[in-house]
RNA sequence: GCAGGUGGUAAGCUGAAUCCCUAAGGGGAGCGGGGGACAUACAUUGGGGUGAACGGUCGAAAGACCCAGGGCGAACUCUCUGCCCGAAUCCGGCAACUAACCUCGUAAGCUGUGGAGAGGAGCGUA
Numbered sequence: 001g002c003a004g005g006u007g008g009u010a011a012g013c014u015g016a017a018u019c020c021c022u023a024a025g026g027g028g029a030g031c032g033g034g035g036g037a038c039a040u041a042c043a044u045u046g047g048g049g050u051g052a053a054c055g056g057u058c059g060a061a062a063g064a065c066c067c068a069g070g071g072c073g074a075a076c077u078c079u080c081u082g083c084c085c086g087a088a089u090c091c092g093g094c095a096a097c098u099a100a101c102c103u104c105g106u107a108a109g110c111u112g113u114g115g116a117g118a119g120g121a122g123c124g125u126a
Base pairs, nucleotide, nucleotide: 011111012110013109014108018029019028020027021026030106031105032104033103034102035101046094047091048090049089050088055066056065057064058063069085070084071083072082073081076119077118078117079116080115
């Protein structure tokens, strides 16, 4: 000097998953999810939710390729363009929508000097 690793701080990304109060147990605000419209009997072949993640072809399978759809490139929108994702899981025979009403969550995992053009805004200074 270069490369890599670990820790901290700052900034940023996916996501609802942030902020405040309390000595603590916990409690709020905000954001987000579910339930929510007759009874009885029999039956189990089903049915439903969260999420962008739904599908197709090949394959014994693993998986490969493609695709609906989704994310990022440092405010927003549009266009072009580059790089990616396209999973998983929960309920348990049961749920259309929905007012009142009831109820639940507020995790987890990551990262690099950030492509271009146009437009409309905002803030600051003079």
Annotation
The prediction has a mean pLDDT of 80. A computed fold for a 126-nucleotide RNA from Calditrichales bacterium MX18-03, annotated as c-di-AMP riboswitch aptamer (ydaO/yuaA leader). Lineage of the source: Bacteria > Pseudomonadati > Calditrichota > Calditrichia > Calditrichales.